Predicted 3D model of a 346-nucleotide part of an RNA (small-subunit ribosomal RNA, central domain) from Chitinophaga sp. BHS15. The full RNA is in RNAcentral, with records from ENA and SILVA. The prediction has a mean pLDDT of 88. The organism belongs to Chitinophaga, within Bacteria. Rfam family: Bacterial small subunit ribosomal RNA.
Context: one part of a larger RNA
This record gives sequence, C1' cells and structure tokens, in this order.
RNA sequence: CUGGGUUUAAAGGGUGCGUAGGCGGAAUUGUAAGUCCGUGGUGAAAUCUCCGAGCUUAACUCGGAAACUGCCGUGGAUACUAUAGUUCUUGAAUGUUGUGGAGGUUUGCGGAAUAUGUCAUGUAGCGGUGAAAUGCUUAGAUAUGACAUAGAACACCGAUUGCGAAGGCAGCAGGCUACACAAAUAUUGACGCUGAGGCACGAAAGCGUGGGGAUCAAACAGGAUUAGAUACCCUGGUAGUCCACGCCCUAAACGAUGAUUACUCGACAUACGCGAUACACAGUGUGUGUCUGAGCGAAAGCAUUAAGUAAUCCACCUGGGAAGUACGACCGCAAGGUUGAAACUC
Repeated sequence: CUGGGUUUAAAGGGUGCGUAGGCGGAAUUGUAAGUCCGUGGUGAAAUCUCCGAGCUUAACUCGGAAACUGCCGUGGAUACUAUAGUUCUUGAAUGUUGUGGAGGUUUGCGGAAUAUGUCAUGUAGCGGUGAAAUGCUUAGAUAUGACAUAGAACACCGAUUGCGAAGGCAGCAGGCUACACAAAUAUUGACGCUGAGGCACGAAAGCGUGGGGAUCAAACAGGAUUAGAUACCCUGGUAGUCCACGCCCUAAACGAUGAUUACUCGACAUACGCGAUACACAGUGUGUGUCUGAGCGAAAGCAUUAAGUAAUCCACCUGGGAAGUACGACCGCAAGGUUGAAACUC
C1' cells in the first nucleotide's frame, strides 16, 4: 500500500455556508467516448512457460510452439455509464393559509435581594467557626424603620419542557429580524447530496482602548489548622466578573456517536400542529424522552433520534513514551494557536 476500523480500546473536523471535485430520480430518442464482440497491424531478439534435441547428467546451449494479458486502426452491439435533445413528478425549491418557541438584535420599564449614604429608634456587643482568632463597634456598630443612590442577576412559573448549525438562549413590553412545522394543494421541473481548499460563527479565561464597578473573587495580606500548610476553613481584597468597539479561536466545544438518503417488530410518556369530537377510545405529521424485540456488539450496551441493513461524500486512526514537544512555515499586540517530526527508549 492493501485490508480493517473511528460511543467507551488509536481514530468524527467545535459548528455552519459553500468553490473545485466525487456521487446522483423516472420515461424516451440520437451519438457511440468508456464498455462488450469480431478482425487487421504492431508488440525486436534474448528471458519466462510447454514440447523436443546436444554436451555421460545437471546447470548450460540449440530448435519449435505458445505467450508477450499492451498499443494503434477498422467493422459491429447499445444494457449500463457518459453526452446532446424531448418529456415527467415522487427528490428539491417557491407560493397560499395558519401555528409555535428562553432563536437573534436593539430600546424602554419592573420588583425582590445586596452594598453604600443620610435620618430615626435603641444599647453593648456584632460577625465568624469544628472550636477560635484576625475584622467591625461607645467617634454608637449589629438589629429595626424611612428615604436616596448604584451596579449586576432575574426567585416562583420551570419540566425527562422549548428554540437554535454549533457555541448557546430565561423578569416584562415594544421595534427590527431569522427559522421550523402543519394543512390543502398552485407553480418550477432534478434545480439534488456531500464538500479538499476558502469564508463566516465560535463558552470561559485572556489581550487592547474607553467607560462602569453592587456582588463574587485569581493574585495578595492577615487569622486559624498543622510536624510543616506557599492549601482546604475564616476576615479582608486587586485584576476580572458588566458595557461599547477591536482581537484571541481554544474546551470532557460530549450524544466522547460526521452529513445526507432509503429500508427494518412493538409499548408508554411528552411538546406543538392537523383532522375528528363526547371529557373517553382511536387516526396522522414533526420533535423530545423511557422501555423492549430481531439484528448488531469484546462486553457495557445500541435498538425507526441505531452503534441494525445498505448507498454516496468528507474527516480521521495504525503499539506506549519522547510529544501535541523540536524545527520550519502561517496566524496573533501578547498569551499563544494551527500544521507537526526524529534520535533515543520500552
């Protein structure tokens, strides 16, 4: 290489859009490039294979046949692929009428809590812990009440719920906007699937500039614990956490399960539609879950949301360590990221 694989043993790209490429529905006609059949030429000799002969045999040598699985030309075949044309509707899309949702973005508003400030009541403690201490407090704390200010997050509802490509999304209302699904069917007529490169998005932390700063809280300080305690516990506390703009581009980015299509027993629950209706039973579609067959699997388990049966395309794996390191290249303000070895060793 091939083969075999990728939930958990090595292995699915974090996710989408999409270029090239690969693959691709039904009917029919033409062409005949691939494909198949015939035939002509060529395919040097030696070698290889078979038959025979010569050296006493063998190796070796000689003769003959076959072969040289290829290439070029030519005459046919037309199922499949290709190509050109015509047609079709079931794939795909558009339209109509509805429905759904924490989908996105932006603006405004709300209450609880927290902190701070002022005032009032009030007096000796408060706080914290396993126990304490640091800390706060007669300059009147903690507690209670009133008012004001600030920032951040939205209790209950709340769920095996819903939405989104993923990351993710939750107070209420408005604006703008994207999507999915259902029902009838009207239109286009294969317009499709996947997708190397590419482009876009991408939690948290981090970075730059300018704001903001209530809470929490890396670093740091102190108090404890301890043999020690650069920790776990406590009191404080700065970056950060929040906003705008610009970067970073990584995660156990997980369903550790790529996308699409078709087929394959059932039961129950649930969200949202349609249809029917009597509140029951029962039908149908798209999702979300649980259980269980056949089948699969090393097993655990998966099981119409497959890890079953098949097809297409992409990505990836090939003993452990060295190592996601070195070097180079590209990207980045930096942190670092992407690509990614070997010696050596077991």